[in-house]
């Protein structure tokens, strides 16, 4: 210096024609039980890393940056 894959909820992720972002854990709450755990149910908790283009409409195309990881040199 150059190619190549990643960034989405605290965390580990999925999201397959561009049309209302799932779910695991953890977090709160209620059930059950003598208590704790455990086990069921229910809620919260996402400006999809930034920035700007296409476009009715973008997590998704498409530029340009950060940033982490691998490879060549």
């Nucleotide at each position: 210096g150059c190619c190549c894959a990643g960034u989405u909820a605290a965390c580990u992720c999925a999201g397959u024609u561009g049309g209302u972002a799932a779910a695991g854990c953890a977090u709160c709450a209620g059930a059950c039980u003598u208590u704790u755990a455990a086990u069921c149910u229910g809620a919260g908790g996402g400006c999809c890393a930034u920035c700007g283009g296409u476009u009715c409409g973008a997590g998704u195309c498409c530029c340009a940056u950060a940033u982490c990881g691998g490879g060549c040199u």

A computed fold for a 73-nucleotide RNA from Paramuricea clavata, annotated as transfer RNA. Its Rfam family is "tRNA". Rfam links the family to the GO term triplet codon-amino acid adaptor activity. Model confidence (mean pLDDT): 80 of 100. Taxonomically the source falls in Paramuricea (Eukaryota, Eumetazoa, Cnidaria, Anthozoa).